[in-house]
Molecule: Bacterial RNase P class A
Organism: Allostellaceae bacterium
RNA sequence: CCAGACGGUCGGAUGGCCGCUGUUUGCUGCAAUGCAGAGAGAGGAAAGUCCGGGCUCCACGGAGAUACGGUGCCGGUUAACGGCCGGCGGGGGCGACCCCAGGGAAAGUGCCACAGAAAACAUACCGCCAAGCGCCUCCUCGGAGACGCGGCAAGGGUGAAAUGGUGCGGUAAGAGCGCACCGCGCCGCCAGUAAUGGCGGUGGCAGGGAAAACCCCACCGGGAGCAAGACCAAGUAGGAGCGGCAGGCACGGCGUCAAACACCGUGCCGGGCGAGUCUUCGCGCCGCCGCUCGGGUCGGUCGCGCGAGGCGUUCGGCAACGAACGUCCCAGAUGAAUGGCCGUCCCCGUCGCCCAAGGGAACUUGGGCUAUGGGACAGAACCCGGCUUACAGACCGUCUGGCGUU
Numbered sequence: 001c002c003a004g005a006c007g008g009u010c011g012g013a014u015g016g017c018c019g020c021u022g023u024u025u026g027c028u029g030c031a032a033u034g035c036a037g038a039g040a041g042a043g044g045a046a047a048g049u050c051c052g053g054g055c056u057c058c059a060c061g062g063a064g065a066u067a068c069g070g071u072g073c074c075g076g077u078u079a080a081c082g083g084c085c086g087g088c089g090g091g092g093g094c095g096a097c098c099c100c101a102g103g104g105a106a107a108g109u110g111c112c113a114c115a116g117a118a119a120a121c122a123u124a125c126c127g128c129c130a131a132g133c134g135c136c137u138c139c140u141c142g143g144a145g146a147c148g149c150g151g152c153a154a155g156g157g158u159g160a161a162a163u164g165g166u167g168c169g170g171u172a173a174g175a176g177c178g179c180a181c182c183g184c185g186c187c188g189c190c191a192g193u194a195a196u197g198g199c200g201g202u203g204g205c206a207g208g209g210a211a212a213a214c215c216c217c218a219c220c221g222g223g224a225g226c227a228a229g230a231c232c233a234a235g236u237a238g239g240a241g242c243g244g245c246a247g248g249c250a251c252g253g254c255g256u257c258a259a260a261c262a263c264c265g266u267g268c269c270g271g272g273c274g275a276g277u278c279u280u281c282g283c284g285c286c287g288c289c290g291c292u293c294g295g296g297u298c299g300g301u302c303g304c305g306c307g308a309g310g311c312g313u314u315c316g317g318c319a320a321c322g323a324a325c326g327u328c329c330c331a332g333a334u335g336a337a338u339g340g341c342c343g344u345c346c347c348c349g350u351c352g353c354c355c356a357a358g359g360g361a362a363c364u365u366g367g368g369c370u371a372u373g374g375g376a377c378a379g380a381a382c383c384c385g386g387c388u389u390a391c392a393g394a395c396c397g398u399c400u401g402g403c404g405u406u
Stems, first nucleotide, its partner, number of pairs: 001402010012345007020041002023038005043377001047388002050386005055225004068221005073087005088102001089100004103216002108214002111209002125156002127152003132149003136145003164182006183205001184203008229302004239293007247269007271286004309328008346375005352369007
């Protein structure tokens, strides 16, 4: 210098004017929603809402089982997790490093497309075999060829996968049939907290894959969510209570010496409401007015910003993380504030001009000035820990491979 791996930081700066939302202080006021001052006001992901928790309400006597859902090597970390850290095993890369739903397939059921003889029950398409049995042909009479029975699974072929692999021996041909090494199962010892690894012995090898098929095993999980939930409380309608008003006439009863008023009953007329300008007729319903109370709607207040909190130092730990001390207070909207305009600077691209270096030139590289364009992804809504996804550009650290110079 080129190519790359991993981790981290930032993600425009500043000034003026005009606004917006909280906080706080002061003033006026009965009271602030008014006025004035001060100070604060989006993110690394505020996003997706995928996990885990706090908090709230509901259900529930405790424990267990079943069902359903989730997790799944080991150890640690944490409030908790499916997160994170460290390790183990497997795979990829020359390497830094990266990836893995990584328990159980002799508990059981089911599946393995196409191709292929055969996909787990066992078997043989091409092929190999003339040692055995039967038969045929040839001949130099000992063989050669060949069919059937039979033996085999080495080789070919199919497939993602074919009943351990390689080699030597062995055999008619073959085959863990025998042996060596590798792999695998079992047993023991050693190292390690463990996953696991190493060594030795032993067994010719014992039924391939897939559990992101059902299933089995172990562990975890009650449900709903701030529109949770709590409080205050207009108008209208409906509910309850109290109070006031509720007409006239006739008849009968009661009552009286006889009457009358009052009361009770019946009938007729009248009244109010539906119903809106009046009248008439008809229909339906029937008390009206006022006050108080409780539920509840609009609306408002709380929940709601001191928290598993941020920053720094030291200590423990490989690390995730933890502890101690110091220091800071840091958004809180609710049709939903965090904005708009203007200026200066910064970064990048383009056009033009100038300067410097190189070159014969065309031109190349670097710097400066002016003009112009661009500066991403994205907007809190109860909060916190993670994961995932999006993102113009800039910077830092550690490491790997290659080339060059000394």